[in-house]
RNA sequence: CGGGCGGUGGCGCAGCUUGGUAGCGCACAUGACUGGGGGUCAUGGGGUCGCAGGUUCAAAUCCUGUCCGCCCGA
Numbered sequence: 001c002g003g004g005c006g007g008u009g010g011c012g013c014a015g016c017u018u019g020g021u022a023g024c025g026c027a028c029a030u031g032a033c034u035g036g037g038g039g040u041c042a043u044g045g046g047g048u049c050g051c052a053g054g055u056u057c058a059a060a061u062c063c064u065g066u067c068c069g070c071c072c073g074a
Base pairs, nucleotide, nucleotide: 001073002072003071004070005069006068007067010026011025012024013023020057028044029043030042031041032040033039050066051065052064053063054062
């Protein structure tokens, strides 16, 4: 320098192909059961999708640029 993959709540991931309310598990908070812990159940809070711009009625998703990590090549 060129190319590939990845970046989404605190953590691990799905969703992207085929644009249409941002979800799952764990964790956390509250309540119930329990003598307590643990456990189970119910309810709830928390992210606008690495960043910037573009297309569109509408973008995590499509397009362009860019940053970071891993890998391959030179």